[in-house]
RNA sequence: GACUUAUCCAGAGUGACCGAGGGCACAGGCCCGACGACGUCACAGCAACCGGACGGCAAGCGUCACGGUGCUAAUUCCUGCCCGGCACGGCCGGGGGAGAUAAGCG
Numbered sequence: 001g002a003c004u005u006a007u008c009c010a011g012a013g014u015g016a017c018c019g020a021g022g023g024c025a026c027a028g029g030c031c032c033g034a035c036g037a038c039g040u041c042a043c044a045g046c047a048a049c050c051g052g053a054c055g056g057c058a059a060g061c062g063u064c065a066c067g068g069u070g071c072u073a074a075u076u077c078c079u080g081c082c083c084g085g086c087a088c089g090g091c092c093g094g095g096g097g098a099g100a101u102a103a104g105c106g
Base pairs, nucleotide, nucleotide: 003104004103005102006101007100008099013043014042015041016040017039021032022031023030026080027079028078029077044072045071046070049068050067051066052064053063054062055061076098081095082094083093084092085091086090
């Protein structure tokens, strides 16, 4: 990387180093960035998917946060394809596609 299932409008940042792009396909929009973004490292934190412990008759339940991941600008930043509604320069809702994360599978 392929496949399956679940979730994605909540939450959580400081310091050091680096030095020009970045927002994990592509395109358009919008935004972040020399008042130093992105990235790396350290520490801190958030969450509770899996394991574990505890509670519970039990659960697709609850608590803890010890271990394995993940995450800490903007809804997955927004849109792209289809359907519906409306007070129709547009807005709102539903579905799909793509993606991310976890667990599983070969």
Description
The RNA shown here (SAM riboswitch aptamer (S box leader)) has 106 nucleotides and comes from an Acidimicrobiia bacterium. It was read from a public genome assembly, where an Rfam model found it. The coordinates come from a structure-prediction model, not an experiment, and the mean pLDDT is 86.